Predicted 3D model of a 105-nucleotide RNA (Glycine riboswitch aptamer) from a Chromatiaceae bacterium. Of the family's consensus pairs, 82% are formed in the model.
RNA sequence: CCAAGUCCUGCGGGAGAGGCUGCCGGCGAUCGCGGAUCGCCACGGCAGGGCCGAAGGCGCAAUUCCCGCCCGGAAUCGCUCAGGCAAAAGGACCGCAGGACCGAG
Repeated sequence: CCAAGUCCUGCGGGAGAGGCUGCCGGCGAUCGCGGAUCGCCACGGCAGGGCCGAAGGCGCAAUUCCCGCCCGGAAUCGCUCAGGCAAAAGGACCGCAGGACCGAG
C1' cells in the first nucleotide's frame, strides 16, 4: 500500500396478504330532508373473524445447507409474539459509491 471481510451512510432495485365486516363519532356533499346514501379521517375509536411473511423475535418436529456420521449449528426453513394486508411508510436481500475498522498477502 492492497484483496477479501465487518459496520455505518447515501442512491437504485425489492415480494406477499381483505383499500374485509359491524357499531359509534367528526367533517363535507346529494336527496323525496324526523331521515337516507356516498366520500374523507396514515390507527378517528371499539369489536369480529380472515390472511401474509423479507424489520425484529422465537424454534429445530419437517425441508435444505454446514460437518464423513453422531452431537451441534444455520437458513430466503418453520412459528406468527411483534409487524403488515390501496397509496405512503417500512422491507430480508442485491448492486453502486463514500467513510471507519480489520487485514490474508